RNA sequence: GCCGGUGUGGCGGAAUUGGUAGACGCAGCGGAUUCAAAAUCCGCCGGGUGCAAGCCCUUGUCGGUUCGAGUCCGACCGCCGGUA
Numbered sequence: 001g002c003c004g005g006u007g008u009g010g011c012g013g014a015a016u017u018g019g020u021a022g023a024c025g026c027a028g029c030g031g032a033u034u035c036a037a038a039a040u041c042c043g044c045c046g047g048g049u050g051c052a053a054g055c056c057c058u059u060g061u062c063g064g065u066u067c068g069a070g071u072c073c074g075a076c077c078g079c080c081g082g083u084a
Base pairs, nucleotide, nucleotide: 001083002082003081004080005079006078007077010026011025012024019067028044029043030042031041032040046057047056048055049054060076061075062074063073064072
């Protein structure tokens, strides 16, 4: 260089047909329990704004297709593998 795969919250990892993005687990935060802790149980847990309700943004980056994109298409970037 060429070919193939892959990229989603702090981490792992779902969303299999294009139709609520982030299921489930770990970590974290708050609470219950305890003399105190561990373990266990309950709740919360991407970002911005807001008193709140809500609104806006968010799937490596930038574009495209579509009423609608994590999913399809193009370019680029990173990582993994193959090949001369």

This is a predicted structure of an 84-nucleotide RNA (transfer RNA) from Halomonas sp. 25-S5. Its Rfam family is "tRNA". The family's RNA type in Rfam is transfer RNA. It was read from a public genome assembly. Lineage of the source: Bacteria > Pseudomonadati > Pseudomonadota > Gammaproteobacteria > Halomonas.